[in-house]
RNA sequence: AGAGUUUGAUCCUGGCUCAGGAUGAACGCUGGCGGCGUGCUUAACACAUGCAAGUCGAACGGAGUUUACAUGUGAGCGUGAGGUGCUUGCAUCAAACAAUCUUUUGUAAACUUAGUGGCGGACGGGUGAGUAACGCGUGGGUAACCUGCCGUAUGCAGGGGGACAACAGUUAGAAAUGACUGCUAAUACCGCAUAAGCGCACAGUAUUGCAUGAUACAGUGUGAAAAGAAUUAUCGGCAUACGAUGGACCCGCGUCUGAUUAGCUAGUUGGUGAGGUAACGGCCCACCAAGGCGACGAUCAGUAGCCGGCCUGAGAGGGUGAACGGCCACAUUGGGACUGAGACACGGCCCAAACUCCUACGGGAGGCAGCAGUGGGGAAUAUUGGACAAUGGGGGGAACCCUGAUCCAGCGACGCCGCGUGAGUGAAGAAGUAUUUCGGUAUGUAAAGCUCUAUCAGCAGGGAAGAAAAUGACGGUACCUGACUAAGAAGCCCCGGCUAACUACGUGCCAGCAGCCGCGGUAAUACGUAGGGGGCAAGCGUUAUCCGGAUUUACUGGGUGUAAAGGGAGCGUAGACGGUAUUGCAAGUCUGAAGUGAAAGCCCGCAGCUCAACUGCGGGACUGCUUUGGAAACUGUGAGACUAGAGUGCAGGAGAGGUAAGUGGAAUUCCUAGUGUAGCGGUGAAAUGCGUAGAUAUAAGGAAGAACACCAGUGGCGAAGGCGGCCUGCUGGACGACAACUGACGCUGAGGCGCGAAAGCGUGGGGAGCAAACAGGAUUAGAUACCCUGGUAGUCCACGCCGUAAACGAUGAAUACUAGGUGUGGGGGGACUGACCCCCUCCGUGCCGCAGUUAACACAAUAAGUAUUCCACCUGGGGAGUACGACCGCAAGGUUGAAACUCAAAGGAAUUGACGGGGGCCCGCACAAGCAGUGGAUUAUGUGGUUUAAUUCGACGCAACGCGAAGAACCUUACCAGGAUUUGACAUCCCACUAACGAAGCAGAGAUGCAUUAGGUGCCCUUCGGGGAAAGUGGAGACAGGUGGUGCAUGGUUGUCGUCAGCUCGUGUCGUGAGAUGUUGGGUUAAGUCCCGCAACGAGCGCAACCCCUAUUGUUAGUUGCUACGCAAGAGCACUCUAGCGAGACUGCCGUUGACAAAACGGAGGAAGGCGGGGACGACGUCAAAUCAUCAUGCCCCUUACGUCCUGGGCUACACACGUAAUACAAUGGUGGUUAACAAAGGGAAGCAAAACUGCGAAGUGGAGCAAAUCCCCAAAAGCCAUCUCAGUUCGGACUGCAGUCUGCAACUCGACUGCACGAAGUCGGAAUUGCUAGUAAUCGCGGAUCAGCAUGCCGCGGUGAAUACGUUCCCGGGCCUUGUACACACCGCCCGUCACACCAUGAGAGUUGGGAACACCCGAAGUCCGUAGUCUAACCCGCAAGGGAGGGCGCGGCCGAAGGUGGGCCUGAUAAUUGGGGUGAAGUCGUAACAAGGUAGCCGUAUCGGAAGGUGCGGCUGGAACACCUCCUU
Repeated sequence: AGAGUUUGAUCCUGGCUCAGGAUGAACGCUGGCGGCGUGCUUAACACAUGCAAGUCGAACGGAGUUUACAUGUGAGCGUGAGGUGCUUGCAUCAAACAAUCUUUUGUAAACUUAGUGGCGGACGGGUGAGUAACGCGUGGGUAACCUGCCGUAUGCAGGGGGACAACAGUUAGAAAUGACUGCUAAUACCGCAUAAGCGCACAGUAUUGCAUGAUACAGUGUGAAAAGAAUUAUCGGCAUACGAUGGACCCGCGUCUGAUUAGCUAGUUGGUGAGGUAACGGCCCACCAAGGCGACGAUCAGUAGCCGGCCUGAGAGGGUGAACGGCCACAUUGGGACUGAGACACGGCCCAAACUCCUACGGGAGGCAGCAGUGGGGAAUAUUGGACAAUGGGGGGAACCCUGAUCCAGCGACGCCGCGUGAGUGAAGAAGUAUUUCGGUAUGUAAAGCUCUAUCAGCAGGGAAGAAAAUGACGGUACCUGACUAAGAAGCCCCGGCUAACUACGUGCCAGCAGCCGCGGUAAUACGUAGGGGGCAAGCGUUAUCCGGAUUUACUGGGUGUAAAGGGAGCGUAGACGGUAUUGCAAGUCUGAAGUGAAAGCCCGCAGCUCAACUGCGGGACUGCUUUGGAAACUGUGAGACUAGAGUGCAGGAGAGGUAAGUGGAAUUCCUAGUGUAGCGGUGAAAUGCGUAGAUAUAAGGAAGAACACCAGUGGCGAAGGCGGCCUGCUGGACGACAACUGACGCUGAGGCGCGAAAGCGUGGGGAGCAAACAGGAUUAGAUACCCUGGUAGUCCACGCCGUAAACGAUGAAUACUAGGUGUGGGGGGACUGACCCCCUCCGUGCCGCAGUUAACACAAUAAGUAUUCCACCUGGGGAGUACGACCGCAAGGUUGAAACUCAAAGGAAUUGACGGGGGCCCGCACAAGCAGUGGAUUAUGUGGUUUAAUUCGACGCAACGCGAAGAACCUUACCAGGAUUUGACAUCCCACUAACGAAGCAGAGAUGCAUUAGGUGCCCUUCGGGGAAAGUGGAGACAGGUGGUGCAUGGUUGUCGUCAGCUCGUGUCGUGAGAUGUUGGGUUAAGUCCCGCAACGAGCGCAACCCCUAUUGUUAGUUGCUACGCAAGAGCACUCUAGCGAGACUGCCGUUGACAAAACGGAGGAAGGCGGGGACGACGUCAAAUCAUCAUGCCCCUUACGUCCUGGGCUACACACGUAAUACAAUGGUGGUUAACAAAGGGAAGCAAAACUGCGAAGUGGAGCAAAUCCCCAAAAGCCAUCUCAGUUCGGACUGCAGUCUGCAACUCGACUGCACGAAGUCGGAAUUGCUAGUAAUCGCGGAUCAGCAUGCCGCGGUGAAUACGUUCCCGGGCCUUGUACACACCGCCCGUCACACCAUGAGAGUUGGGAACACCCGAAGUCCGUAGUCUAACCCGCAAGGGAGGGCGCGGCCGAAGGUGGGCCUGAUAAUUGGGGUGAAGUCGUAACAAGGUAGCCGUAUCGGAAGGUGCGGCUGGAACACCUCCUU
C1' cells in the first nucleotide's frame, strides 16, 4: 500500500466483500513448564451458612474470677494439756495447737466484662439501577460558608445541683421485647461565677474594594465555658484566633439521538418583607408586578453513570468507559427524619409496599450491588482457602484488640511474555504409504544406526531477600548444586481466485461447500477421504463486537448537464458574506511570562527481576483553560471622509411585457328562403351515419361562438409559467447618451409572502368547432385500442380554489478574470457627400472553435474554465415518494416522509458485434420477362404415423425424407422366435498330449453330435533316444468379444452460410481505455479487382493466376487408327484420329467517355474479346450441425452374455399424411413401315460373347474372337414415310388371370423378364411452389458402378436444340456504409402487468391486553414544623412552706406528605377475525405494454375508462427514427 465482484470487452459512478489490529470474550479440536496480569459483560434476580467494625476498666457504678492478707464457720493429717476405766500400760473421753481443704465478710492486687459514657460505625469494601444534570470535565468565584481528629498561639478550668441505666423486686408475653416500683456512679446531664479575646445591638474615625461591603481602632449595653483520669512519664477538658485537611454553594465553556416532539412555564420570572439554612437563593411564605425560556432547538420522547484513559487510525477522527485511579449516584422498592464535626447513613432508626422466615395466631424477624458460597438466568466468568508477616485503617497512654481493606495461596491457555518437546552425523536414497507414461517420482537426512547434550519436568542436598529491636501467611518458595534417562512433552487451520500451498480415489445439481465471486448434472486442484504441500504454534480455527481499509458523510478530504443530487420561479425577514483611503480601541489574531493541566498510562533514557512481559527512577508530552505584559497587518468595532459597487435625475428609441374597454375580416357550423337531383360522406378496403320529408353541391341573407392565415425569423418581450388581428386608456421592466445628485445604501437568502402551463373542483354565464367518457361501425383469435360515424363533461368568460409537469438549458443566484472567428435584434459614436458600405463600443440572442475542464459525451466569455460569497439538494438498487403521523385542500390530492424485508448489483458514457415491420449503395434465376414443371391421377421409392414377436439403427427447416444403402429371397443383418455354446467365431502367452486332418454314413430344421472303420501321414536338426518350428486337441487363467451407452469427452471425415468477398497482422498514429485508423471516402470491378485521395506505411490468409478438360493451329511421333493404291498383300503417314511439346488473348491496337488514373463503351483484326466455356480448388469463422453403425478412441457398462453359432421369420406390414421420381392424360402424338443414316463415353476372363440354328418372345443351343484404338457388349434414339382424326380413343398403361424364360441350395412370404388376355385412375391439375440465361432449358437415346439375379434411383455420355431479361419498386438471401437499441445464449433476444400456488416481513383493523410519564380529586402512614393547661413534669426562678412560674414530655388539632384508590386523556409495546399492497420462489394461466420508427414514437403532469399490461383527451418534453424544406455555420 491494496484486492475481488455489474460488461462480450472498456472507462466511470456506486454498493457489497476480503486481507490488518483489538477483546473482561464464548464455542470446536488439541494441550508440556514458568512469570506477570486477569476472571457474572446476563437477573440492581432470590439468598442457606460463616466471616466483613469495633475499641477504651488510664471516664463510671456494678458483676465475676484468681491470689494475698485479715476475719468468722466447717472438715481435718498430726500433736495432744487434761479426764475416766483399770490388767500401769492398754482402752477411752477431751480443751488447746495445727499442715491441708471448704466457706462468710472485708481490704489489696491482677484479670474478665453486660450496662452508663467517649471515640469510631459518614472511612475502607461493593455496584452502575437511576441521572442528559453544574452530574461529570476544565477554568474561576465565595466580601455568601462549615470543618471532629491534627498543628501553632493565647488564655482558662471556681463552686454547686438533680437524675437515669446497670442492679433488686413485682409483672405482661410463645418469643422479640417490655411495663411498674425502688437504689446508684461518672470525662453522662443542668444552673451559677469568671471573660484575655469572641458573638449581637447602637452610634464613630481611618484605610480599602467593581458592588453588596471589608479591615483596624476606641466607646456603651448585652450573651455564652470547662472534667477529670493516672503506674506521676503523661493523657485529656473549655474559649478564641490562625493553619492544614475535608466538604458546601455559585459561575464561564464543553458534554448522545430524534422536529414524523414547536411551542413550554403560576412559585412560573422579578420585587418588597418575614421565615429557614453552615451559607446565598422562590429554598419556603404573604403581598405586588407580568414576566421567563425557545429555531444558536425550549418542551417532550429515547438512550446513557462522567472523566484520566483504552482500542483503532498517517493524522484528523471513529468506537469505548472491564481491570487501575478521580468524581457522582445507589444499598429489596418508596418516603422520612434523628444523632452527629460530618449522613438524611450498605452490615443505624421510623413508616408504607412486595417477598422470605418464626409463631402458642395474639405478634415478631430479615435485607450479600462486602469476602467466600448456593439456586436461578445465561454462550459464559473462580475457593464456603491462609495470614495480619508487610502496607494502611479504627480504638487505646500503652501492651494490645479488630480489619474477607490488604498481602498471599488455589482454580481457568482468558490475555501478554519467556522456555522446551533435542543437537551433530547419517544414501542401501531401506521398509511402508501415495502416485505413475510402470521407467520412475514423492514422503526424504526424514527414520533406523553412530556420536553428543540436559533447558523444562522427575529425584536428592543446600537455601534466601522481603524485617530499621522482636515478629514471615507466602514457603523448604525463589535460587544454587549433584546424579539420572532422548527419555515424559505437537497440534490446529488451510491448499479455485482474492491468498502462501496439488495430486489420486469416492460422489454425480445428490451428499455437501461457501467471506465475496461462486463450486457439484461421470474425468471436481472448490464436496468427502488419503498422500503431499503451505501457515501459525501450546496453541490453532470459528463466531460476536469495534476501528481500519471506506476520500463510502469528504474539517483535513467528495459531489449535483446525462451516473443519486439545483428548490417551478420571484420578492424579501433573520442570518452569513461584503468597495477605497485615514484614525482610535483591542473582541478575534500573533507573541512573551505566570498558574493549572492529580497519580497511573503514552514517548525517550537509565535501572531491577538470568531475558522479556512486569516494575522502579528521571525527562518529555498532556496540542487545553485561566490570568497578565505587549503588537496592530488582517477580521471586528467606533469616528469622520471618498466614488469605481448600488441607486436617483435628465435627452431618447425598441418590444406578441401586463391589464381593461372597444373594434375587424377570413373560415367552420347552424337557420331562412332559392337553384338543383341522387347520391353524399368516409376508408387500406368498408360499414355505421346523412339523403326523394330533397341531402352533398351552388349562390344570397342572417345568427352564434372560438381562434387570429400571410408578415414569422435558433426574431422580440417577460422572473418563471408564458405572451401574436387592429385601436385606445392605465401600467411594469430592460437598454442607452450625459455624469448633475446620494454616498456602500450591496450580494445571497432558512422560515415567510405573492406568482405559477395543462388537467381538475365550486358558483354563475356561454357553447361554433374540437373532444376524455359513452354509443355504433370496422379490424382482429380477441380489440374494453389504433381507423371511421356520432357525441357529453371540458375547452371560452367572471369570481374563487388547486399548486402540480420532461415547470428542461434535465445546468441555483451574484461578482471578477481568461485566444479568436462569424451571423442576428436594439442603441450610441467615428469616418464619409450619403439614409449604403466600413471601423469602434454597450446590452441581448445563435453557431464554430483554442487553452482549460470532463468518465466520456461534450462545455468552452450566455462555461460544465479560473476564483470568491450565500442558498438548495445527494450518499447502492428495490420496498417507496409508499405506510403512519402532522400541515394544507370542498374534493381530487399536495407537502413533509420512514422501517421491516430483499438483492449483489442497479446505473452513466463510450466500444465491437448482432438485430430493426430504420436509411443509403450494390449483387445473386432473388423478383420481373420467359420455358418446362411440382402440387390433382397411377405406379416406384424414402419418411412419418400406426401395427407387430420383430417391423434393427441412424439422418429432421434451408443444410433429414430415390439420404447412410454403388443394389434386404438365404447371406448381408445389427432386429424377433426357437435351438445351441462358454478361454469362446478371432489375437497373444503357459502346461500337457497328439499321426494333424478326415470323406461317405446315422440323428437333427440346422448349428452340432456320434462313428472312426475308408483315406492320409508333411518340414528342420539328430549322437537315432529324441529335440525344434508349424498345426491340432484338452486344461488353467490372464484375456478375447460387444453394430452396448455417451458425436454434449474426442480424432478423423463431411455438410452449410458460400466461390459470398471477405478475415487479419506488424510498425506507426489517435483514444485514459475497450478500441479506432489501415479496411473509411471518390470512382471502378465478378472480386478488399484496380486507380486516386487520405496518419498511415507495409504484409499475410482469401480473390485472380499457376493445374485439368474443351474451342484454333504449328510441330513431333505414329499401331490396333487412316488410305490420295480397283482388291489383297505390301507400302506410306498428306488427311481423319491418337498424345507429347509449342503458339495464341494481353483492353495489346484505334476512337469516345472519364480526373491526364483505374476503367467503361464502340471498332478493327482474330478460331476465340474483355474472366472465351467447364472442372478441381472452399479464407477467419458459425451452427456443442452430422457421424462412437466406415474407421480410430477416453470413460462407463455386459462377461454361461448386451459375446458366438444355427434354422425360420422380420427390415417388403397398411385406415392414413408428406417428400422425391417414373409414366401419362395425347395429333409437336400413337401405331406400323423404313432396317435407311449419323454419336460419344464406357465395360469385358467365375467375363464380354459374334456368326449360324430353334422359339411369337423372354431365351436356348452354339462357341469364332478378345485381357481389348485389333474381338465382343453395339441396336443408338429422336428422324423420314404411311395410317389413326379428338374419343377415356389404335391415348394411357395400373391392376389381375393363364402360360412361360432366366439367375440362384432356394423366387411362398419376397426377384427380374416374356407371350396372350384383362384395360383402372387420368381429358393438363386449388391454395401454394420448383428449376433454368445458351450448346443452357426442354427433349432423345447410350453406357457404367453395385451385382448370382434384381433400377422409374445414382454417376457419366453424346444427339436435336429454344424462349426471355424493360428493369431493381417489391419477395428471399448476401456484401459495404450509416443510424437506433433496455439485445451479447445476441430478435427463436429482452421484457411488463393481472390471475393461480407456496413462504416471508409489513400497513389498516371491531377490539383485547401490558408498560411508562404526567395531571385532577379522595384517603393520608412515619416524620419535621406550627398551635394547644386535656394530662404529666427532678435540676432554674419566686416563695418560710404550701404552692406558683419558665421550660419540657405525652395526648390532641393543623400545613406538608409516600404508598394506595378513583378518573379522563397522552405516549409506547404485544396480540386479533378480516383486509391492503409489497418481496421472494419454481415457473403455471392470460395477453404483448416497453427496448428497433418495438410495428399507434416514447415519456411527464392531470382527468377518465378498461381482466391485465394499458387506452384515450388536454398541455408539455426530446431523453424520437426517417425524409423534405428553410436558416445558419465550416471548407
RNAcentral holds the sequence, with entries from ENA, Greengenes and SILVA. A computed fold for a 1531-nucleotide RNA from an uncultured bacterium, annotated as small-subunit ribosomal RNA. Its Rfam family is "Bacterial small subunit ribosomal RNA". The prediction has a mean pLDDT of 83.